Model confidence (mean pLDDT): 83 of 100. The RNA shown here (transfer RNA) has 74 nucleotides and comes from a Candidatus Woesearchaeota archaeon. Rfam family: tRNA. Rfam classes the family as a transfer RNA. RNAcentral holds the sequence, with entries from ENA.
[in-house]
RNA sequence: GGCCCAGUAGUAUAGCCUGGAUAGUACGGCCGGCUUCGGACCGGCAAACCGGGGUCCGAAUCCUCGCUGGGCCG
Repeated sequence: GGCCCAGUAGUAUAGCCUGGAUAGUACGGCCGGCUUCGGACCGGCAAACCGGGGUCCGAAUCCUCGCUGGGCCG
C1' cells in the first nucleotide's frame, strides 16, 4: 500500500442480509419488597446504535468518506 471482517448501555450480545412504529436480552448498578442483617428470590428504574455526509416519507440496518481494532496478501 491492497483486500476482508468487526464497532449497539459499565460488560457481553440480538437486531443489519430483506429499512418501519417506545432498540431487546443476560450479567452488573440503583430503588423497593422479602429477611434479625446479608445472600438468594420477586417487582421496578436508569443506561447504548464509533463519527461526518448522502438516499428515503422513514436509517442501528442501504450508499459514501473517515476513525478504531482484528485478519490475509505484497